[in-house]
RNA sequence: UACCGAUAAAGGCAAACCUAGCGAAAGCUAGCGACGCAAAACUAAAGGGCCUUCCUUGACGCGAGAUGACGCGGCCAAGAUGGCAGCCAGUUUCCGAA
Numbered sequence: 001u002a003c004c005g006a007u008a009a010a011g012g013c014a015a016a017c018c019u020a021g022c023g024a025a026a027g028c029u030a031g032c033g034a035c036g037c038a039a040a041a042c043u044a045a046a047g048g049g050c051c052u053u054c055c056u057u058g059a060c061g062c063g064a065g066a067u068g069a070c071g072c073g074g075c076c077a078a079g080a081u082g083g084c085a086g087c088c089a090g091u092u093u094c095c096g097a098a
Stems, first nucleotide, its partner, number of pairs: 004096002012037002018031005035086001041091003047088002049084003055079004060073004
């Protein structure tokens, strides 16, 4: 220095639930609380993967209409521009037994 990771030392973070706020949702922030974590630190401006659909498009139904367009609706499908780093990944990093 790199790998590695202990029933070591000193510290650190904080899942779910619940409460409040933001958001269309996924989710985020704060509090509470610890399931866990050696990177549970940072990066979602561009590697993969996952989640969501206000919106857009399509299909469907209804209305009006007549061959071209229009309006309305909600169970549907597809699509990130919205998210997730506690999925993998990249970058940086505390301690030091075997």
Notes: The prediction has a mean pLDDT of 82. This is a predicted structure of a 98-nucleotide RNA (c-di-GMP-I riboswitch aptamer) from Paenibacillus methanolicus. The model forms 95% of the base pairs in the Rfam consensus. NCBI's taxonomy places the organism under Bacteria, Bacillati, Bacilli, Paenibacillaceae, Paenibacillus.